[in-house]
Molecule: transfer RNA
Organism: Candidatus Yanofskybacteria bacterium RIFOXYD1_FULL_42_10
RNA sequence: UACCGGGUAGUGUAAUUGGUAACACGCAUGGCUCUGAACCAUGAGAUUCUAGGUUCGACCCCUAGCCCGGUAG
Repeated sequence: UACCGGGUAGUGUAAUUGGUAACACGCAUGGCUCUGAACCAUGAGAUUCUAGGUUCGACCCCUAGCCCGGUAG
């Protein structure tokens, strides 16, 4: 420098031919227990890397950047 893949809750991952973001762990509260762990119930938490564009509507499509990894030279 070129090409490819990725960036989404605290962490790891989903969301599929564009329709309003889910699961697990973790966290908080309650239950259970002599206490704790485990277990059960409930809840909080992401303006989806940034800025534009297309669209009635964008995590998803287009453009330009930023960051990480890989391949080639």